[in-house]
Parts: sequence; C1' cells; structure tokens
RNA sequence: GCCACGGUAGCUCAGUCGGUUAGAGCACGGGACUCAUAAGCCCGGGGUCGCUGGUUCGAUUCCAGCCCGUGGCA
Repeated sequence: GCCACGGUAGCUCAGUCGGUUAGAGCACGGGACUCAUAAGCCCGGGGUCGCUGGUUCGAUUCCAGCCCGUGGCA
C1' cells in the first nucleotide's frame, strides 16, 4: 500500500430487507429481605450508535471519504 471483518451504555455484545421512544447481560445506585453480609427479588441512572458529508419525508441501518482495532496479502 491492497483486501476482509469490526467500532452501539463503564465492560461483553444484540439490533441489516431504512420507519413507533435504541436494547440485553454484567457492573453501578436505591429499596425490600436479613442479627449482618452475600446470593436471589423490585426499581433506577447512564448512549453525539467512531467522525464528516451525501441519498431520503425519514439513516445505527444505504453510499462516499477519513480515523481506530483485528486478521490476511505484498
């Protein structure tokens, strides 16, 4: 340099034929329970969906460029 895949919550990820308010588990905070702690139970906060632009009535999703990571080729 070229090719492929990936980048979504603090972490691990789901979500693709474009359309209702963006989700789960773990973690974190609160409550209840307990003599107390843990586990389990109930509730909750937390997101510019890597960045910029384009297409569209509408983009996490499609297109282009760029940035970062992993693997391969040279």

The RNA shown here (transfer RNA) has 74 nucleotides and comes from a Kiritimatiellales bacterium. Model confidence (mean pLDDT): 82 of 100. It was read from a public genome assembly. Lineage of the source: Bacteria > Pseudomonadati > Kiritimatiellota > Kiritimatiellia > Kiritimatiellales. Rfam family: tRNA. About the family: Transfer RNA (tRNA) molecules are approximately 80 nucleotides in length. The family's RNA type in Rfam is transfer RNA.